[in-house]
The RNA shown here (transfer RNA) has 73 nucleotides and comes from a Bdellovibrionales bacterium. The organism belongs to Bdellovibrionales, within Bacteria. Rfam family: tRNA. Its family is annotated with triplet codon-amino acid adaptor activity in the Gene Ontology. It is annotated as a transfer RNA. The prediction has a mean pLDDT of 81.

RNA sequence: GCCACCCUAGCUCAGUUGGUAGAGCAACUGAUUCGUAAUCAGUAGGUCGCGCGUUCGAUUCGCGCGGGUGGCU
Numbered sequence: 001g002c003c004a005c006c007c008u009a010g011c012u013c014a015g016u017u018g019g020u021a022g023a024g025c026a027a028c029u030g031a032u033u034c035g036u037a038a039u040c041a042g043u044a045g046g047u048c049g050c051g052c053g054u055u056c057g058a059u060u061c062g063c064g065c066g067g068g069u070g071g072c073u
Stems, first nucleotide, its partner, number of pairs: 001072007010025004019056001027043005049065005
């Protein structure tokens, strides 16, 4: 320098052939316990990397930028 893939909650990841998003773990609250852990119930937490475009509508499609991983030279 070229090519491919990835970027979604604090972490690991789903997801929607375009219709305002979920799980597990973690956190917090409550129950249980003399207390802790474990267990059970519940709560909160996200401009879906950024910008532009297409569209009635974009996390999803297109382009650019940024970051990461791998390959080729």